[in-house]
Context: one part of a larger RNA
RNA sequence: GGCAGGGAGUUUAUGUACAUGGCAAGGCUAACCGAAAAGGGAAGUCGAAGCGAAAGCGAACAUCGUCUAACGAUGUCGGUAGGAAACUGCCGCUAGUCAUGUGUAUAAUACCCGAAGCCGCGUGAUCUAUACGUGUGCAGGGCGAAGUGGGGAUUACUCCCCAUGGAGGCCCGACCGGGUGGGGAACUAUCUCCUCCGUUGAUAUGCGUAUAGGGGCGAAAAACCAAUCGUACGCGGCGAUAGCUGGUUCCCCUCGAAAUAUCCCACAGGAUAGCUUAUACGCUGCUUUGUUGGGGGUAAAGAUACUGAUUAUGCAGGUGGGGACCGAAAGGUCCCACUGCACAGUCAAACUCAGAAUACCAAUACGGCAUAGUGUAUAAGUUGGGUAUAUGGCGUAAAGUUGUAUACCUCAAAGGAAAAAACCUGGCCAUGAGUUAAGGCCCUUAAAUGUCUACUAAGUGCGUAGAAGGGAAAUUAAUUCUAAAACAGUUGGGAGGUAGGCUCAGAAGUGGCCAUCCUUUAAAAAGUGUGUUAUAACUUACCAACCUAGAUUUGAUGACCCUAAAAUGGACGGGGCUAAGCAGACUGCCGAAACUCAUGAUCUCCCAAAAGGAGAUGGUAGAGGGGCGUGCCUAUGGACUAGAAGGUUCUUCGUGAGGAGAACUGGAUCUUUAGGUAUUGAGAAGCCUGC
Numbered sequence: 001g002g003c004a005g006g007g008a009g010u011u012u013a014u015g016u017a018c019a020u021g022g023c024a025a026g027g028c029u030a031a032c033c034g035a036a037a038a039g040g041g042a043a044g045u046c047g048a049a050g051c052g053a054a055a056g057c058g059a060a061c062a063u064c065g066u067c068u069a070a071c072g073a074u075g076u077c078g079g080u081a082g083g084a085a086a087c088u089g090c091c092g093c094u095a096g097u098c099a100u101g102u103g104u105a106u107a108a109u110a111c112c113c114g115a116a117g118c119c120g121c122g123u124g125a126u127c128u129a130u131a132c133g134u135g136u137g138c139a140g141g142g143c144g145a146a147g148u149g150g151g152g153a154u155u156a157c158u159c160c161c162c163a164u165g166g167a168g169g170c171c172c173g174a175c176c177g178g179g180u181g182g183g184g185a186a187c188u189a190u191c192u193c194c195u196c197c198g199u200u201g202a203u204a205u206g207c208g209u210a211u212a213g214g215g216g217c218g219a220a221a222a223a224c225c226a227a228u229c230g231u232a233c234g235c236g237g238c239g240a241u242a243g244c245u246g247g248u249u250c251c252c253c254u255c256g257a258a259a260u261a262u263c264c265c266a267c268a269g270g271a272u273a274g275c276u277u278a279u280a281c282g283c284u285g286c287u288u289u290g291u292u293g294g295g296g297g298u299a300a301a302g303a304u305a306c307u308g309a310u311u312a313u314g315c316a317g318g319u320g321g322g323g324a325c326c327g328a329a330a331g332g333u334c335c336c337a338c339u340g341c342a343c344a345g346u347c348a349a350a351c352u353c354a355g356a357a358u359a360c361c362a363a364u365a366c367g368g369c370a371u372a373g374u375g376u377a378u379a380a381g382u383u384g385g386g387u388a389u390a391u392g393g394c395g396u397a398a399a400g401u402u403g404u405a406u407a408c409c410u411c412a413a414a415g416g417a418a419a420a421a422a423c424c425u426g427g428c429c430a431u432g433a434g435u436u437a438a439g440g441c442c443c444u445u446a447a448a449u450g451u452c453u454a455c456u457a458a459g460u461g462c463g464u465a466g467a468a469g470g471g472a473a474a475u476u477a478a479u480u481c482u483a484a485a486a487c488a489g490u491u492g493g494g495a496g497g498u499a500g501g502c503u504c505a506g507a508a509g510u511g512g513c514c515a516u517c518c519u520u521u522a523a524a525a526a527g528u529g530u531g532u533u534a535u536a537a538c539u540u541a542c543c544a545a546c547c548u549a550g551a552u553u554u555g556a557u558g559a560c561c562c563u564a565a566a567a568u569g570g571a572c573g574g575g576g577c578u579a580a581g582c583a584g585a586c587u588g589c590c591g592a593a594a595c596u597c598a599u600g601a602u603c604u605c606c607c608a609a610a611a612g613g614a615g616a617u618g619g620u621a622g623a624g625g626g627g628c629g630u631g632c633c634u635a636u637g638g639a640c641u642a643g644a645a646g647g648u649u650c651u652u653c654g655u656g657a658g659g660a661g662a663a664c665u666g667g668a669u670c671u672u673u674a675g676g677u678a679u680u681g682a683g684a685a686g687c688c689u690g691c
Stems, first nucleotide, its partner, number of pairs: 002691005011108013026046003032040002050057002060076006077092006111247002114244001118237006129211009138201001140172003143168001147164007176198003181194005213229001215225002250627006260273005274382002277379007285369003289365006301352002307348005313342005321336006385409010414425003429600007439590003442575003448587001450586004455581001461577002469562003474557005480551002489546005495519003500514004525540001529538002601617006628681001630678006637671003646665008
């Protein structure tokens, strides 16, 4: 891991609501007696009257709605308490009670499994810690303390030498004890090999004895106290408690959420409200769309309509403030800040002279609903939400965070967007047929290698990231020149005063500074660039001739190019495409569970009923309804050795849980119908037992 079996809302009491039944202004017995599901037993309890703290006092008629009644509503009246009174609170036009069932609440283990822990009473020191008693072990070798003897030195104290001696938590190193660093092995806590440490001591060790759980023992690590220790183990309290995790078993039908608000030692949870469901009883409107009438101060906009911000220029002021200049000083002149005005311009969430669209409120008309809407009673889940669009706050930003509105996902299938929670189309009862939506129509892949007109040459692009700046073509608008010849090209000219003046070693159109005239001309600069030391030389402007018809410049539009960098080789989904790209127009087709049609099923309503008609039937949490199956019991009717149950394989009926039948097997019990009852349905629990 697989298979089989086991495995979780139960029981009692007390409330409460509903359903069913009995009796009813009454209902019922309890313990107990009794052979008893008979019968007895009325103690007692609930109800029939309330109000008041209490003493105490102490209650009903009318009208309306509906076909009638029941019932409901309204008014008046009444009871009682308070009050001087006015008046106010509660109550009054009678329905209960007992039993059974179901839902739910509370108390109990309370749907099942699951802690770590807390307390009580016992059991442990054969492990280990420490201590006590009594024993035992420690090869061999080395070093050589004190003391002692002899000798020597010395006035003395004392010192030196040679022997002897045998001290020591001394040294080396076996037994023994340990466990430093490695290798290998093993069915956990060990074994083994190499290496290493201690080895007369605070040594090692046998046996006996002592200390016990908030206690021991501890050369202290909160170490150790039987593989258990920051409080042992066993049993008990105990099914501790768990707002936490996991699991919770058959079917079909109807409806169908919430992730919000307030409070809470509250934020993983509760209570109440909101939203859901079912039933009962009331109430009366609810709503799409159009029209009309409202209030508003958002978007956009605005600026002599305010507040505030802000650019440029001009004029006026500029006492005080800053700066400059003049002056010996007093003081004077000028500039700036700043203030005001004029003119032109730019802005605001916390500006508004003005001011939409939507939205919201009310009225009304047509339509729809009343199977709605709404209130009360009983009984759920929810209180981690998410995404898109629009619009705010925070943030550089984020699949970020926090608000508001709407839609969707959650709980929503199907088709499309390659793939896809929330984007587009669209809300799936079953079966069949047709038509469309979004999106598509070269192949993959259903449908056009469709038609017409442009653009793109970059594989740009084909469901898409890109700036300033630059480039090239297309279309389009305009400026200027042009048959008195443009633009480009070719040929020729391009001069003189003069080498302008100054500067300079030089400065002659062409280093720099100043000026930039005049003349001859068709035209020609006191010179556009190259060049020379300076000249020279070449060239341009400018002019003419030749030639010939458009040329120059600037903008706009839609595509394109460069700008343009990321980590394995790579993505328009792919193939591939020059259209199968892009833009505009047109026709046809494909394409869903959408729409239409047909048949059938179920639910709700209309309907006296049937027939018929209308509408509906996605769904998590959850509510409600109806069923299937299992064990046992009661009653009842059956089956069976001419073959029961069970098993295997088929057939068949039912929307389904499931039912029926056949053949084979099997070899003795099984079951219909109507009720009752329950240890009644498994795939999940790091579930239990077995294989």
The prediction has a mean pLDDT of 81. The part of an RNA shown here (large-subunit ribosomal RNA, domain II) has 691 nucleotides and comes from a Nanobdellota archaeon. It matches the Rfam family "Archaeal large subunit ribosomal RNA".